[in-house]
RNA sequence: UACUUAUCCAGAAAGGUGGAGGGACUUGCCCCGUGAAACCUUGACAACCCUUUUAUAAGUUAAAUAAAAGAAGGUGCCAAUUCCUGUUUCUUUAUGAAUAAUAUUGAAAGCAGAUAAGUC
Numbered sequence: 001u002a003c004u005u006a007u008c009c010a011g012a013a014a015g016g017u018g019g020a021g022g023g024a025c026u027u028g029c030c031c032c033g034u035g036a037a038a039c040c041u042u043g044a045c046a047a048c049c050c051u052u053u054u055a056u057a058a059g060u061u062a063a064a065u066a067a068a069a070g071a072a073g074g075u076g077c078c079a080a081u082u083c084c085u086g087u088u089u090c091u092u093u094a095u096g097a098a099u100a101a102u103a104u105u106g107a108a109a110g111c112a113g114a115u116a117a118g119u120c
Base pairs, nucleotide, nucleotide: 002119003118004117005116006115007114008113013042014041015040016039017038021031022030023029025086028083043078045076048074049073050070051069052068053067054066055065056064082112087109088108089107090106093103094102095101
């Protein structure tokens, strides 16, 4: 890099360096010299890996699954729903002769993306 699985409407700061961009891309719309990106320090949030307990389950051991608790370690993350949108199907309303078409409301599934664990 690729593939598989799971989650993505919750949550979370301050200081220093820096000096104009950033929110992946698209359409919108936002953030930003009252200081963007990036880097450093400390802190927080969360619970994927992880730790502990209980049960499945019985005499022992190990592994696995589920639930609960935890937060030392590995990651992640600390504006806005993944900020909105994007493809398909169904659906609401309006225009319309119309089962056409255009716009619009909502839902489901998907594409893309992010993160974690695993596999090659």